[in-house]
RNA sequence: GUGAUCCUCACUGGAGAGAGGCCGGAGACGGUGUCGCAUCACAUGCGCGCACCGUGAGCCGGCCCACCGAAGGGGCAAGCCCGUACCGCUGCGACAAGUCGUGGCGACGGGUCAAUCUCUCAGGUAAAGCGGACAGCGGGGGCAGC
Numbered sequence: 001g002u003g004a005u006c007c008u009c010a011c012u013g014g015a016g017a018g019a020g021g022c023c024g025g026a027g028a029c030g031g032u033g034u035c036g037c038a039u040c041a042c043a044u045g046c047g048c049g050c051a052c053c054g055u056g057a058g059c060c061g062g063c064c065c066a067c068c069g070a071a072g073g074g075g076c077a078a079g080c081c082c083g084u085a086c087c088g089c090u091g092c093g094a095c096a097a098g099u100c101g102u103g104g105c106g107a108c109g110g111g112u113c114a115a116u117c118u119c120u121c122a123g124g125u126a127a128a129g130c131g132g133a134c135a136g137c138g139g140g141g142g143c144a145g146c
Stems, first nucleotide, its partner, number of pairs: 001146002006141004011136003018065001020064006028055007035047004066125003072121001073119003079112006087106009
């Protein structure tokens, strides 16, 4: 100097699953009735008046069920490493000839160990927005290696 894997930044793409149910609260809108004022009265207007009813994939909080997997997190394979009392196979040696010693492999036990697999803790479940593994292009950093 270059620097894969890796880290970081920017841009682009990026799935899945309930517009779930119930309760409470504040507010918005609509309707009905009524009170006060503006009116002699009606009509009409005002009050952010009062009571009741209704509306909504709205807002805040709580509870419950169903579901998703691609933030994060947990779990597991082969392989590799370590150990071995016993067990199986096998090589070598000894001898009292089926026993002992020793090595290898198996088997067993332990460690390490991946994912888009799996769990569903966390997170998420109309659209929008946010998030989003991963991928593409680019900037920066930079171990090993060259």
Description:
The RNA shown here (Glycine riboswitch aptamer) has 146 nucleotides and comes from Aquabacterium soli.